[in-house]
Description
Small-subunit ribosomal RNA, 3' major domain from an uncultured bacterium, 460 nucleotides, folded computationally.
Context: one part of a larger RNA
RNA sequence: UGACGGGGGCCCGCACAAGCAGCGGAGCGUGCGGUUUAAUUCGAAGCUACGCGAAGAACCUUACCAAGGUUUGACAUGAUAUGGACAGCUGGUGAAAGCCAGUCUCCUUCGGGCCGUAUCACAGGUGCUGCAUGGCUGUCGUCAGCUCGUGCCGUGAGGUGUUGGGUUAAGUCCCCUAACGAGCGCAACCCCUGUCGUCUGUUGUAUUUUUCAGGCGAGACUGCUGGGAACACCCCAGAGGAAGGAGGGGAUGACGUCAAGUCAGCAUGGCCCUUACACCUUGGGCUACUCGCACGCUACAAUGGGUGAUACAAACCGUUGCCAAGUCGCAAGACGGAGCUAAUCGGAUAAAGUCACCCUCAGUACGGAUUGCAGGCUGAAACUCGCCUGCAUGAAGCCGGAGUUGCUAGUAAACGUAGGUCAGCCUUACUACGUUGAAUACGUUCCCGGGCCUUGUACU
Numbered sequence: 001u002g003a004c005g006g007g008g009g010c011c012c013g014c015a016c017a018a019g020c021a022g023c024g025g026a027g028c029g030u031g032c033g034g035u036u037u038a039a040u041u042c043g044a045a046g047c048u049a050c051g052c053g054a055a056g057a058a059c060c061u062u063a064c065c066a067a068g069g070u071u072u073g074a075c076a077u078g079a080u081a082u083g084g085a086c087a088g089c090u091g092g093u094g095a096a097a098g099c100c101a102g103u104c105u106c107c108u109u110c111g112g113g114c115c116g117u118a119u120c121a122c123a124g125g126u127g128c129u130g131c132a133u134g135g136c137u138g139u140c141g142u143c144a145g146c147u148c149g150u151g152c153c154g155u156g157a158g159g160u161g162u163u164g165g166g167u168u169a170a171g172u173c174c175c176c177u178a179a180c181g182a183g184c185g186c187a188a189c190c191c192c193u194g195u196c197g198u199c200u201g202u203u204g205u206a207u208u209u210u211u212c213a214g215g216c217g218a219g220a221c222u223g224c225u226g227g228g229a230a231c232a233c234c235c236c237a238g239a240g241g242a243a244g245g246a247g248g249g250g251a252u253g254a255c256g257u258c259a260a261g262u263c264a265g266c267a268u269g270g271c272c273c274u275u276a277c278a279c280c281u282u283g284g285g286c287u288a289c290u291c292g293c294a295c296g297c298u299a300c301a302a303u304g305g306g307u308g309a310u311a312c313a314a315a316c317c318g319u320u321g322c323c324a325a326g327u328c329g330c331a332a333g334a335c336g337g338a339g340c341u342a343a344u345c346g347g348a349u350a351a352a353g354u355c356a357c358c359c360u361c362a363g364u365a366c367g368g369a370u371u372g373c374a375g376g377c378u379g380a381a382a383c384u385c386g387c388c389u390g391c392a393u394g395a396a397g398c399c400g401g402a403g404u405u406g407c408u409a410g411u412a413a414a415c416g417u418a419g420g421u422c423a424g425c426c427u428u429a430c431u432a433c434g435u436u437g438a439a440u441a442c443g444u445u446c447c448c449g450g451g452c453c454u455u456g457u458a459c460u
Stems, first nucleotide, its partner, number of pairs: 002459001003457003007454007015444002019407005026298008034289002042053002064284007073122001077121008088103006106113002124273002127271003133267002135262003138258001140256001145184006151160003164175003190250004195218007221244001224238005300400001304359007316347003321340002326335003366397001371392007413436007
C1' cells in the first nucleotide's frame, strides 16, 4: 500500500422486512449427473454449468459406433510426363459408396483452354494444448469508481490530489483545502414511447375540427411561487402543464478480477496423424434407463369445468411463399383455385371477457398421463425415432417437509398472438407483441452483495 476481521461509523440494492404469485410433493417435457452401451460424439461445473453452445439430431446435420470402400484424395495452388472421353450413356456386382466391362471418342482465334491419368510438392484433421494466443463473451456491475501531469510531503515503498462539511442515482454538484489541473468512467449527445403544432399522403379514412403513416418543429429548464439551507449546492411543498424535478424504457459496461469460458464458430503458435487421427457410403447411435439433480408445462377444481351465442388488440410473416370464397370430411385434412412481391390479398375466428343454460363438492361432467384401434400430413424413407385427428381407455394428483425463487406499476399475476430455426417436428423453449390488471414497502436490527472513511493484524 492492499487484503481480511463473528472491529467501528455512514450509505445503497426486491438484500431483508411488508405483500403477491410460485418452486420443493404428482404426471409429463427439456437439460445434466450416474449407469448402461459397439457408440450412447464433444464442450459448459458454486454464484457466473444444468430449455446452456443447439434460432429446431428420422437420413442429412454428425463430430460417435459397426460394416463396406477410396488414397494427390470431398476441396486449393503449382511442376513434370501423358491422353482426348476416365465425363455422359448402357450393362454387371453391390445396402450404397465404390469397383469392373462395353459404347461414345472435346473445343480452338493453334497461343492455348477444358476434363482426366501417372508422379511429386502438397491437400486434409470437430486430433491435443483456452495454462502458448488473437478475437469474442460471462461475472463483480450501470457498481462509482480507476488513474495521470506538474507541484508539495516522505531516506524509501508511498502519500497528497481522490480526505473533510453538506448534497446527489452518480468522484453529481457546492464549500473548505498544499494542492492546481487533466484523462477513462457518471451525465449528456443516439433510439423507442407519452402531449401539441405544422406539412404531405396512398393502398388507410361513414371524406371531418380527424384515426393512421412519414417528415419537420415545439415542449421540462428547479423556468415560476412559498418554506428550509452556509442564503452555496441542493431539499420539501405548490401552481400551471400531456408530462416535474433523471417523465418511462432501451442501447451504451471505466482501470481491472476470476491463468473464468471458448483451439468445436472463426483465426492462430507449438505438438501429433498422413493406405490414416484424412475422405466417401449404408445402417445404428446422440432419443438407452434401476436412480439423483436443475428449469419448465399441466393440474389438483365452483373466482371452476362443459355447451351455445357474442365483443375488443398489438406486433409480425408471406412468390421454390401466404393461401381466400366454395365443396367434401365428425375432425386432422383434402379438393379447389381467386387475390397478393402486400397499409390493397392472405396467414387471421385473438383468448381470458360478456350473456344464457347444464354440472353441485364427488377422485367428480376435476385432472389428463398411459394404452388400444382407426385415420391424416410432411418427407426417397416416420421400426428404432415425427407431428396431428377421431373413438375408446382413463393413472398419479384433494395445494405439497426442511428449504428456496421472482417481482415496487401498466410491474407481478392471468390471457392469448406472432416470429426465427424449419420439408416436417417432439416449441411446454427462446425472442417479441398486445389484452385484463393488483397487493405491499413501518423501517434498515438481522441474512446476502456492494461503495466511502476509520481501526486492529504475527498476512501481502